[in-house]
A computed fold for a 74-nucleotide RNA from uncultured Sulfurovum sp., annotated as c-di-GMP-I-GGC riboswitch aptamer. The sequence is in RNAcentral, with records from MGnify.
RNA sequence: UUGAAAAAGCCAAACCUGUUGCGAGACAGGGACGGAAAGCUACGGGUCUCUCAAGAGAUAGCCGGGCUACCAAA
Numbered sequence: 001u002u003g004a005a006a007a008a009g010c011c012a013a014a015c016c017u018g019u020u021g022c023g024a025g026a027c028a029g030g031g032a033c034g035g036a037a038a039g040c041u042a043c044g045g046g047u048c049u050c051u052c053a054a055g056a057g058a059u060a061g062c063c064g065g066g067c068u069a070c071c072a073a074a
Base pairs, nucleotide, nucleotide: 001073002072003071010035011034015030016029017028018027019026020025033061039067040066041065043064044063045062046059047058048057049056050055
């Protein structure tokens, strides 16, 4: 750098239950659509929420960037 054929594994969509938040959503348990970074990061954009606005927030499993990383090959 490329890849997921193999091996060891890892994560966990929708949905359900509980908690929490004005909300988008988040957390825990169940669950498994998928993932080769579906690990972390809100830096740029997109989308969404609160707000009359200004602003403030959410989303990393929306796209891109940055940092880190098992295995194999070069």